[in-house]
Background
This is a predicted structure of a 526-nucleotide part of an RNA (small-subunit ribosomal RNA, 5' domain) from uncultured planctomycete 13FN. Model confidence (mean pLDDT): 83 of 100.

Context: one part of a larger RNA
RNA sequence: GAAUGAACGUUGGCGGCGUGGAUUAGGCAUGCAAGUCGAGCGAGAAUUUUAUUGUUGAAGCUUCGGCCGAUUCAAUAAGAGGAAAGCGGCAAACGGCGUAGUAAUGCGUAGGUACGUGCCCUCAGGUUGGGAAUAGCCACGGGAAACUGUGGGUAAUGCCCAAUAAUAUCUGCGGAUCAAAGGUGUGAUUCCGCCUGAGGAGCGGCUUACGUGAUAUUAGCUUGUUGGUGGGGUAAUGGCCUACCAAGGCAACGAUGUCUAGGGGGUGUGAGAGCAUGGCCCCCACGACCGGAACUGAGACACUGUCCGGACACCUACGGGUGGCUGCAGUCGAGAAUCUUCCGCAAUGGGCGAAAGCCUGACGGAGCGACGCCGCGUGCGGGAUGAAGGCCCUUGGGUUGUAAACCGCUGUCAGAGGGGAUGAAAUCAUGGUUGGCUAUCCUUCCAUGUUGACAGAGCCUCAAAGGAAGCACGGGCUAAGUACGUGCCAGCAGCCGCGGUAACACGUACUGUGCGAACGUUAUUC
Repeated sequence: GAAUGAACGUUGGCGGCGUGGAUUAGGCAUGCAAGUCGAGCGAGAAUUUUAUUGUUGAAGCUUCGGCCGAUUCAAUAAGAGGAAAGCGGCAAACGGCGUAGUAAUGCGUAGGUACGUGCCCUCAGGUUGGGAAUAGCCACGGGAAACUGUGGGUAAUGCCCAAUAAUAUCUGCGGAUCAAAGGUGUGAUUCCGCCUGAGGAGCGGCUUACGUGAUAUUAGCUUGUUGGUGGGGUAAUGGCCUACCAAGGCAACGAUGUCUAGGGGGUGUGAGAGCAUGGCCCCCACGACCGGAACUGAGACACUGUCCGGACACCUACGGGUGGCUGCAGUCGAGAAUCUUCCGCAAUGGGCGAAAGCCUGACGGAGCGACGCCGCGUGCGGGAUGAAGGCCCUUGGGUUGUAAACCGCUGUCAGAGGGGAUGAAAUCAUGGUUGGCUAUCCUUCCAUGUUGACAGAGCCUCAAAGGAAGCACGGGCUAAGUACGUGCCAGCAGCCGCGGUAACACGUACUGUGCGAACGUUAUUC
């Protein structure tokens, strides 16, 4: 000098873009953060329409006996309606957060193949006939609750059986084995699905080489250890596991141990080589109160799934239960130190759905912080009786200083009012239209309508110099000095050093220098 996720001190006008829990991977109140599909299925509350029956009995009429019957309520039947829950499918393995562990089961670069693959794309073929359950529901219970038992009965794209069967699988080459589900609709080979096989894309698994910290005041380490055979297991190779056999394997080119640490793209600095670093953003890995395990599934050994053990916290009728912010906000604690319990799904993206749409603390925005970078402003021109005041003085004056006052001008920003470009194009709805033999479907084009949380520019009008300057330093290094006070005291200080009665070095004033919405200090890196 440059830099920082900075902090502290003094000061502080506006805007844009970024960025903000680095310490206790410490504990967490509260709300939200993963749902969706009724075009898979049964059932169906509130509400409501019509009809019938009963009930109530207003007004009116009356021969005073009643007649008529608006309205209210209830039940039954047939519709409309569609809440909450349930079965089933898909999603929940993504997205979001963190860096504890990990020195290699990681990462980076370049290869390899003994493999898998839901959704998506292409191609070929199929989609037949039956059955038994079960939740919801009803009845009766247990329990404080969480929850749960028995009996009855019901549906499906849930489950099972049979048929069909190759190009799939097995094979001793003779043969054997293996599937499916319907929905919408007046109407389905045709639309949406389902099943089997082949190929693709993208994604993933495994594997090889090389590279990737410190320490020898750690020198030997290893028994499933190293290799083979048989068997098992896996999607797949393999001591991955197991039985037997052999005795190997690694290591001063640093094994093993210990300490430290997520890795890379990058970032800082530097002429470069290098050195330091890994915050935000992107890729990969790993973690989810601590430890362990599997289930489901195309995919997990699964952050807001399950089970077991532990610590902690909460509820309890003492028998037993419940929870997991390293999601977004927020709170306590510790700390020098790090924000709102905000708005919206309008855009982008994701999940589900035929679609409309629903969900989305991803995301888009707003809020707070000079934390950083950048931009703008705090006026401009004239103005010498060089005013007053301050400071210095040789008492003549000098300086602050065109600075102010005063005169004229302008209108950036902030303020008030108006206006509304743009972020919106799609989707969708309606009407028309082109092509596809058929078609509920796809496709081309046009018109009209529909959608903004938030921000609101340029522009127009008004008023007004009005609302907007500080911080550090002045002995040398290093730009910039005088006076007073103090008297080795009080104090300063990055280094040299200054202060003991004329201090350019302490404190104050005036003045000057530097930078400027900042300026200094501290810490750290080059």